[in-house]
RNA sequence: AGGGUCGGCUCUGGAGAGCGGCCGGAUCACCGGCCCACCGAAGGGGUCAUACCCUCAGGUAUCCGAACAGAGGGGCGG
Numbered sequence: 001a002g003g004g005u006c007g008g009c010u011c012u013g014g015a016g017a018g019c020g021g022c023c024g025g026a027u028c029a030c031c032g033g034c035c036c037a038c039c040g041a042a043g044g045g046g047u048c049a050u051a052c053c054c055u056c057a058g059g060u061a062u063c064c065g066a067a068c069a070g071a072g073g074g075g076c077g078g
Base pairs, nucleotide, nucleotide: 009072010071011070012069013068018036020035021034022033023032024031025030037060038059039058043056044054045053046052
């Protein structure tokens, strides 16, 4: 100096499950508290294990998040 691998970063895609009830503030789907019912694909735990399980945390219309996957060469012309 170049290449590869891993990680980070950027872009794209990205499932599941209540538009739950009550109270208060706002007065839609928001915030806080309580209660019940659910989801598993941040993370975490059990496990030899990426399977399977738990559901502490998180989540259950939009947004955000999201495991995981793809891309992240140059030049010329338009």